Context: one part of a larger RNA
RNA sequence: CUGGGCGUAAAGCGCGUGUAGGCGGCUAAGCAAGUCGGGUGUGAAAGCCUUUGGUUUAAUUGAGGAAGUGCACUCGAAACUGCUAAGCUUGAGUUCUGGAGAGGAUGGUGGAAUUCUCGGUGUAGAGGUGAAAUUCGUAGAUAUCGAGAGGAACACCUGUGGCGAAGGUGGCCAUCUGGACAGAUACUGACGCUGAGACGCGAAAGCGUGGGUAGCAAACAGGAUUAGAUACCCUGGUAGUCCACGCCGUAAACGAUGGGUGCUAGGUGUCGCGGGCAUUGAUUCCUGCGGUGCCGAAGCAAACGCAUUAAGCACCCCGCCUGGGGAGUACGGUCGCAAGACUAAAACUC
Repeated sequence: CUGGGCGUAAAGCGCGUGUAGGCGGCUAAGCAAGUCGGGUGUGAAAGCCUUUGGUUUAAUUGAGGAAGUGCACUCGAAACUGCUAAGCUUGAGUUCUGGAGAGGAUGGUGGAAUUCUCGGUGUAGAGGUGAAAUUCGUAGAUAUCGAGAGGAACACCUGUGGCGAAGGUGGCCAUCUGGACAGAUACUGACGCUGAGACGCGAAAGCGUGGGUAGCAAACAGGAUUAGAUACCCUGGUAGUCCACGCCGUAAACGAUGGGUGCUAGGUGUCGCGGGCAUUGAUUCCUGCGGUGCCGAAGCAAACGCAUUAAGCACCCCGCCUGGGGAGUACGGUCGCAAGACUAAAACUC
């Protein structure tokens, strides 16, 4: 290199946009670069193969022939790939109408609850636990009623429901805005798929500056438990959690399953948009497209299981794997304020 793989054994980049590159629908025409065929030249000698000679034979060796995947030139073929010019509409996109949605951003606003403050009622306990204690309370707590402040999160609805590329997204209203879907006609005419680099997005935690801080709560303190208890339990409690701007760039970033296209039994839910028979109608039934679940045929699979949302049958493109440890480490480089991230070995050892 060929070959074999990537749900769970090693292996799918966290996700997208997209450059180069790779690959690419139907029809007829031309060209002839790839491709295929013929010819010519070349392809040193030796060697290999072969016909023979010689050493008694053989190895070794002399002579002749063949072969030599290759290259160049030339003549031809035109199915396929390519190129040129022309056309098509099924792929892709545009247009119109319509409804669905926690899709994103900004601004506003609402009620419940916790905490705190003030006031009223009221009196000795309250908290907490397996049991307790630390703790709070006669300076009036807990409980209860009224008023106020402030921050954070949005009960019920809520659903193997929806939306989003992923991360993610949930009170209500407004403004701005992305995508998907259904139906309908017309239009463009292959405009497509993938995507090394690159660029962007990217939970939580963490970092910088400034604000905010109700609850919760790393660290920390105390009380318990215990042989000990740097824990689990309890009482407190600071970063943080929240906002703005800027970094970080990682997760069991998971469906542990890259993207695209086509094909391959069914059954049953559910979400969105349509069509049809019957019906006054709700609706039921039949049916189409798009999503999302469950169960299962063939097939696949080491098994578990997957099964039109494939892990089935094929093709195209990218990424990745190659025994365990050493190690996702060292060194170097790039990035970062740092924490660290990315890239990524070897000795040695089993």
Molecule: small-subunit ribosomal RNA, central domain
Organism: metagenome